[in-house]
Context: one part of a larger RNA
Parts: sequence; C1' cells; structure tokens
RNA sequence: AUUUCUCUAAGGAACUCGGAAAAAUGGCCUUGUAACUUUGAGUGAAGGGGUGCCUCCUCACAUGAGAGGUCGCAGCGACUAAGCCAAGGCAAUUGUUUACCAAAAACAUAGGUCUUCGCAAAGUCGUACGACCAUGUAUGGGGGCUGAUGCCUGCCCAGUGCACCGGAAGGUUAAGGAAGUAGGUUAAGGAAGUUGGUGACCUGAUGAUGGGUAAGUUGGUAACCAAAGCCCCGGUGAACGGCGGCCGUAACUAUAACGCUUCUAAGGUAGCGAAAUUCCUUGUAGGGUAAGUUCUGACCUGCACGAAAGGCGUAACAAUCUUGGCGCUGUCUCAGAGAAAGACUUG
Repeated sequence: AUUUCUCUAAGGAACUCGGAAAAAUGGCCUUGUAACUUUGAGUGAAGGGGUGCCUCCUCACAUGAGAGGUCGCAGCGACUAAGCCAAGGCAAUUGUUUACCAAAAACAUAGGUCUUCGCAAAGUCGUACGACCAUGUAUGGGGGCUGAUGCCUGCCCAGUGCACCGGAAGGUUAAGGAAGUAGGUUAAGGAAGUUGGUGACCUGAUGAUGGGUAAGUUGGUAACCAAAGCCCCGGUGAACGGCGGCCGUAACUAUAACGCUUCUAAGGUAGCGAAAUUCCUUGUAGGGUAAGUUCUGACCUGCACGAAAGGCGUAACAAUCUUGGCGCUGUCUCAGAGAAAGACUUG
C1' cells in the first nucleotide's frame, strides 16, 4: 500500500450526478396519534414513558399487576432487531418478466366493451385418420381493444371493403343452354347382279366411279337466356382512421363575445396542459434556497395533449422515478490511530 473491520476532537452532506456507502432507528409493555379516505384503512403514523435485582400481612394464582427498597454511565445491559416526515409523476392492487448487464412506468389482472359461434359449434393443429376446444353447450367457448373504483367517453361514414353488415330496381358478368350462321364428311369391299340393284339425289361420262349436294354425323361461331361478385343503395367508431385557413371588428391601448370569405366527411367538445408529450426554453411571474437548467402551485403562446392505441381525478400498495426536510453519521473539511488476512522480507 490492498482487502475486510473497530474508533475518532470540532463541524454535520460543506461530499457527490445523486446521502451511493456508512451511521442512526430497532424487541416487548404502555401512552398518544394528523391530513386524506373506497370507512376497510392510513397506523407500528408521528411523538413520549417504562424495562435489572430484592422484599411484601396486598390482589390474582403457572406467567401478571401494584407498593416499597436497592446497584450501575448503561437493566430487551451481548446477540437478534423498522430511520422518519412532506410533496409530485407513473402503474389501482397481490402477481409476472429479459436463466448470465434492464424487475420497471413493460406484461398480466379483476372489471369494461366490441365481435364471432346453436354443437358434427366457431377457432386451432394435421396430407389424412384424428385431436384440442370439451366428457363443456350462449350465466358457455374463441378472437380484438381497454385495464380496480369514481366522473365521463364529444363531432365525422367522404376514403379504406384483405374490418364488416343489410338490400336488391338497374348496369356489368362465367360455365352451360340456344334461334341462326359458315364449314368437314358422301366411303370401302365383292364372286353374285347391269331390262336391274345398292345406302337418298343431281350432273358429266361409258375410261378409272369424276364433280357436286341433302339427311345424318362432327367440330367452330352466334342474337338471346343465365348466379354470386363488382358498380350501385343504406347502415356501422370501445372498426382502420380523421377532427382547417385568411381577413376585419368594442369610446386609451390591447384583446375579440361578433362579422365576412374559402375549403372540408367533419373541423378537437369535456377535461388536462412548458407535461414521461414544449423545439424556441433555464418560457413568464410566484413558492422553496444566501444563491435552484431540477422541484412545486399557476398562466396558456398545446413546434407536435385529448377522450377504451381511453381523458381527468383518486384512498391503499411499491427493492419504482423525482424534489424538500428532521435525525444521523469519516461522504466530506482532512485526515489520524488500531485489528485481521494475503502479498512481501528473513529464518
């Protein structure tokens, strides 16, 4: 010197990003206990006192209470063993999570709401058999969002249709059907038969059956008929989402309840607001400090809050985040003394 401990004059956070670390508090009995509150809590709030041993005709009778006495600086004499208070953010809460850098404000939760499914259910896995859902049956199952409770949850259906529901008049439209229309095909064989015969008919020819054409058959094409869907019509926001601009105006000034104009599907309502959101910004003026980029209560000029990607409050809860205070201390002014261990030296 390192690590782990013990102690320290005076001061007591001046240390530091920050009281991180340490110190302090601590058990039991008793007294006493505020705001706020969902009346359960908050609460061990805070704050104060006591605590050993001996005696007792006292009361209880296993332990306790009371009275008197007595010793020490100190009596839960060691060990064990909450520091407290005030204010704010966030999340209601218990719970869960990145095994090995994050425990949280993230996830979950009860509660809320939307949607889907009538059971051989929807949904999921599997090529299938089959299985889960479920030995359940709408007070049930699946999926989405929100996240206790309290007060609430505004306007817009123009766009999206692979987020959906209902309608059926018209337009468009497939396979298929089909009046028609233009094609292909008219044979081959043979011993009989040739005044005749064959499987229609016409024509040329008497040389080979040449050319053509019905019916039949066959493949195209086609007016027209023809579903859902789409176009179309209506609805739907706790569906995806969205929720303006310019100009003027009041008897000081300023501001604009008011008016004009333009665009839009509709122009942000209540509440909150320099916020976990505010760039400019250390906004402005208060509070707290001698001095405060943090904090707190307001203001509103919201770059770029806002109502279940919920809005605003809220008692309780927290190894949560932020600010202040009391107590306490070697965190510091500013260091010092000591113990143990290893390193190291010698034997």

This is a predicted structure of a 347-nucleotide part of an RNA (large-subunit ribosomal RNA, domain IV) from Adiantum capillus-veneris. The organism belongs to Adiantum, within Eukaryota. Its Rfam family is "Bacterial large subunit ribosomal RNA". Rfam links the family to the GO terms ribosome and structural constituent of ribosome.